[in-house]
Molecule: transfer RNA
Organism: Candidatus Bilamarchaeaceae archaeon
RNA sequence: GAGCCCGUAGUCGAGUGGUUAAGACGCUACCUUGACAUGGUAGAGAUCGGGGGUUCGAUCCCCUUCGGGCUCA
Numbered sequence: 001g002a003g004c005c006c007g008u009a010g011u012c013g014a015g016u017g018g019u020u021a022a023g024a025c026g027c028u029a030c031c032u033u034g035a036c037a038u039g040g041u042a043g044a045g046a047u048c049g050g051g052g053g054u055u056c057g058a059u060c061c062c063c064u065u066c067g068g069g070c071u072c073a
Stems, first nucleotide, its partner, number of pairs: 001072007010025003018056001027043005049065005
């Protein structure tokens, strides 16, 4: 220098054009206990790496950029 893949709550991770963006762990409150752990119930937490475009509508498609990984030179 060229090509490909990945980026989504604190962590892991699903969703690949449609109305409220799953789930698990973790966190908070309550119940349970003499207390802790386990268990149960409820809740908070993401404008999907940034910017632009396409579209009636974008996490999803296109361009660009940033970060990480792999391959080739």